[in-house]
Context: one part of a larger RNA
RNA sequence: UGACGGAAAGAUACCACAAGACGUGGAGUCUGCGGCUCAAUUUGACCCAACACGCAAAUCUUACCAGACCCAGAUGCUUUACGGAGCAACAGAUUAAGAGUUCUUUUGCGAUUGGGCAGUUGGUGGUGCAUGGCCGCUCCUAGUUCGUGGUGUAAACUGUCUGCCUUAUUGCGUUAACGAGCGAGACGACCGCCCCAUAGCCAGGGGGAGUGCUAGCGUUGAGUUAGACGAACGUGGUCGCACUAGCAGGUCUGUGAUGCCCUUAGACACUCUGGGCCGCACGCGUACUACAAUGACGGCGCCAAACCGUAGCUUGGCCUAGAAGCCUGGCUAUACGUGCGAACCGCCGUCGUGGUGGGGAUUGGGGGUUGGAAUUGUCCCCCAUGAACGAGGAAUGUCUUGUAGGUGCGCUUCAUUAUAGCGCGCCGACUGCGUCCCUGUCUUUUGUACA
Numbered sequence: 001u002g003a004c005g006g007a008a009a010g011a012u013a014c015c016a017c018a019a020g021a022c023g024u025g026g027a028g029u030c031u032g033c034g035g036c037u038c039a040a041u042u043u044g045a046c047c048c049a050a051c052a053c054g055c056a057a058a059u060c061u062u063a064c065c066a067g068a069c070c071c072a073g074a075u076g077c078u079u080u081a082c083g084g085a086g087c088a089a090c091a092g093a094u095u096a097a098g099a100g101u102u103c104u105u106u107u108g109c110g111a112u113u114g115g116g117c118a119g120u121u122g123g124u125g126g127u128g129c130a131u132g133g134c135c136g137c138u139c140c141u142a143g144u145u146c147g148u149g150g151u152g153u154a155a156a157c158u159g160u161c162u163g164c165c166u167u168a169u170u171g172c173g174u175u176a177a178c179g180a181g182c183g184a185g186a187c188g189a190c191c192g193c194c195c196c197a198u199a200g201c202c203a204g205g206g207g208g209a210g211u212g213c214u215a216g217c218g219u220u221g222a223g224u225u226a227g228a229c230g231a232a233c234g235u236g237g238u239c240g241c242a243c244u245a246g247c248a249g250g251u252c253u254g255u256g257a258u259g260c261c262c263u264u265a266g267a268c269a270c271u272c273u274g275g276g277c278c279g280c281a282c283g284c285g286u287a288c289u290a291c292a293a294u295g296a297c298g299g300c301g302c303c304a305a306a307c308c309g310u311a312g313c314u315u316g317g318c319c320u321a322g323a324a325g326c327c328u329g330g331c332u333a334u335a336c337g338u339g340c341g342a343a344c345c346g347c348c349g350u351c352g353u354g355g356u357g358g359g360g361a362u363u364g365g366g367g368g369u370u371g372g373a374a375u376u377g378u379c380c381c382c383c384a385u386g387a388a389c390g391a392g393g394a395a396u397g398u399c400u401u402g403u404a405g406g407u408g409c410g411c412u413u414c415a416u417u418a419u420a421g422c423g424c425g426c427c428g429a430c431u432g433c434g435u436c437c438c439u440g441u442c443u444u445u446u447g448u449a450c451a
Base pairs, nucleotide, nucleotide: 001451002450003448004447005446007445008444009443010442011441012440013439016435017434020399021398022397023396024395027289028288029287031285032284033283034282035280036279043054044053064275065274066273067272068271075118076117077116078115079114085112086109087108088107089106091104092103093102122263123262125261126260127259131257133251134250135249136247137246138245143182144181145180146179147178148177149158150157151156161173163172164171187240188239189238190237191236193207194206195205196204210233213227214226215225216224217223291392295351296350297349298348299347300346301345308337309336312331313330314329316327317326318325358389363384364383365382366381367380368379405427406426407425408424409423410422411421412420
């Protein structure tokens, strides 16, 4: 100087509590992880900071397993060789295979090359404890450093502080310090108000907020409390950006980023067929659906925003129980899909506390779509079946306002497939407006046999 303390003081945070809301933990299912199993069930990641994370795997992906082909072995040296180095192939066997793969049989081409030694090349092979880059975290926080001067033998200290104030090392003020850089702030994007522009929108441009005004408190300060004005106050709201120092955090499986090691023809290269990554006595995590009457079902009514579209989005018509299909038309989109007539919701009925018309798992049968292929059932529809579940122990998560919660819609991945992720609107609470008790964080003082 740090780090640590079951040391003290001050401050602070819904990754803390208090006051509450909704949950998770119980059930069924989806999905990830472990374990078990397996020819293989490829693998990384394991407190916060692994576990709906890389990553929605039918083939491909794919790295794993069983089997099969192939060289995409540059170049150098050496050797064989036109009396043939090698390459190719019908048929029949072989084979998952119309792989001349191999065998039988021969035929065609002709220096394109075969063998050996060295050496390349490829590798989702190893090492993230050799690395780059990127990301995560320490850190929902306020910290970090320099120049000159001063103090100390020196490491270092001071500046960077007793106090007050702030979200803030933000300021006031004190002052052996005086200045300055990074971070904070400023800044950028969106939303909310007004103006221009327009027939009316959209896009675009400009204005508006500065503790500027009043009063109290405060040291006449920084500021704070209340009020006025205002669409909006004291950072208006939400996000982005975000220092220094680190971690043996993660990634060699994003990369033709990459060192070293391994392998390199019966290959750990490359390609193909089939299987696996989905396997199920069990344990854990993230979720979805529920347990009903503030409801379920049927009919009617009425409203979004953001986004997307040519291998696409699809109107209208026909057909059909439905999923779907056929015909036709528009759109490379401010033009067509599309006024995306969304859901919760509102109105009117049925039900009547029954594992019930709650719930929709499981299983049987039939139909359709994508695809070369759907079996281990991609997904969708119809009929039948109708499981657990009657509000969840110990424990534990998130959240302070257009927030939690409810509710649907879109995009990403995508041939097909969301209970996922990322966005978007619609409906819209309860309870604080505090504290340092628990869990952490920051600063100062202090202790240390630790570095």
Small-subunit ribosomal RNA, 3' major domain from Trepomonas sp. PPS6, 451 nucleotides, folded computationally. The RNAcentral record of the full RNA draws on SILVA. The prediction has a mean pLDDT of 80. The organism belongs to Trepomonas, within Eukaryota.